[in-house]
Context: one part of a larger RNA
RNA sequence: UCUUCGUUAAGGAACUCGGCAAAAAAGUGUUCGUAACUUAGGGAUAAGAACUCCCUGAUAAUUUGAGAUUAUAUCAAAAGAUUGUUAGGGCGCAGCGAACGUUUGUUUGGCGACUGUUUAACAAAAACAUAGGUCCCUGCUCAAACCGUAAGGUGAGGUAUAGGGGCUGAUGCCUGGCCAGUGUCAGAGCGUUAAAAGGAGAUGUGAAACGGCGUAAGCCGCGUAGCGUUGAAUUGAAGCCCUGAUGAACGCCGGCGAUAACUAUAAUCGUCCUAAGGUAGCGAAGUCCCUUGUCGGGUAAGUUCCGACCUGCAUGAAUGGCUUAACGACCAAACAACUGUCUCAACGAAGAACUCG
Numbered sequence: 001u002c003u004u005c006g007u008u009a010a011g012g013a014a015c016u017c018g019g020c021a022a023a024a025a026a027g028u029g030u031u032c033g034u035a036a037c038u039u040a041g042g043g044a045u046a047a048g049a050a051c052u053c054c055c056u057g058a059u060a061a062u063u064u065g066a067g068a069u070u071a072u073a074u075c076a077a078a079a080g081a082u083u084g085u086u087a088g089g090g091c092g093c094a095g096c097g098a099a100c101g102u103u104u105g106u107u108u109g110g111c112g113a114c115u116g117u118u119u120a121a122c123a124a125a126a127a128c129a130u131a132g133g134u135c136c137c138u139g140c141u142c143a144a145a146c147c148g149u150a151a152g153g154u155g156a157g158g159u160a161u162a163g164g165g166g167c168u169g170a171u172g173c174c175u176g177g178c179c180a181g182u183g184u185c186a187g188a189g190c191g192u193u194a195a196a197a198g199g200a201g202a203u204g205u206g207a208a209a210c211g212g213c214g215u216a217a218g219c220c221g222c223g224u225a226g227c228g229u230u231g232a233a234u235u236g237a238a239g240c241c242c243u244g245a246u247g248a249a250c251g252c253c254g255g256c257g258a259u260a261a262c263u264a265u266a267a268u269c270g271u272c273c274u275a276a277g278g279u280a281g282c283g284a285a286g287u288c289c290c291u292u293g294u295c296g297g298g299u300a301a302g303u304u305c306c307g308a309c310c311u312g313c314a315u316g317a318a319u320g321g322c323u324u325a326a327c328g329a330c331c332a333a334a335c336a337a338c339u340g341u342c343u344c345a346a347c348g349a350a351g352a353a354c355u356c357g
Base pairs, nucleotide, nucleotide: 001352002351003350004349005348006347007346008345010343011342014341019338029051030050031049032048037042039170053090054089055088056087057086058085059084060083061082062081063080064079067075068074069073091095104336105335106334107333108332109331110330111328112327116128117127132168133167134166135165136164137163138162145154146153147152172322173321174320176253177252178251181250182249183246184245185244186243187242191240192239196235197234201230202229203228204227205226210221211220212219213218254272255271256270257269258268281315282312293309294308295307296306297305
């Protein structure tokens, strides 16, 4: 010096991102007492307070019942036991006197309703799930969906109060406008459109025949049949185009100018654009750049916190909005108590390191 522990004057979070870590206070039982809020169950062992040991009596209840007698009963009430109440006394700093065992308490806000689940070995959470809500698919001779090349299987020996899928996430109050784009569903015919069918025509080759040239051998031309290569019109589905519906489908939800008898502001008006221009609610928010916004509260002093304001860079309604009792090894703020976290360090113990053997 390190590791693990023990003690500490005065102060008591001044430490620190943060009371992290640590210790201490409290803790048991009995008797009292217990707020806001609330889904009336809770909250709650809320909080908070008093008592607790030993000895000697008295007394009450319960119980065992010696003994006596007129004996399956009655009287009797000694001596005990247990549980209470109460009086007096005793000792100590202290009476659950040690040890074991046991998560300090309170207030406020955020998020998530809750119990539960998760990154085995850096993340336990506000993430996932959840009950509840809602939408879509499915009528069963193989449901839809899924596994498999298939046979076959799951769904299910179930049948729409069933099964599958998506989103949201208890409860309470609610869930606004837009169908132009994208998606989905439905419909319909004008156009467009594949393979395929079709085969007008074009073209390659092309014996013989025919024509030309040549004395001849032969050469050139024409081009039939055949065999090939292409190939128009025409027929031709879904889809696209078209028409409509649909948001708890993907999504989206404006700008400029002017205006009231102080000023300021603008209920109001005009205008442009749009599919429609953000409703209720909430709001410097876990969302606010400017920003430590401004005001109020708490502190001697508060970039955090709480309550408001609204100027929302860039809130907003099942990508759910706003509340919410209970719950949380969650996140943030405050208080009491407590402490070596600190002012500021000291001493001690054990074991290492180190030196010697």

Large-subunit ribosomal RNA, domain IV from a Patescibacteria group bacterium, 357 nucleotides, folded computationally. The full RNA is in RNAcentral, with records from ENA. It matches the Rfam family "Bacterial large subunit ribosomal RNA". The coordinates come from a structure-prediction model, not an experiment, and the mean pLDDT is 81.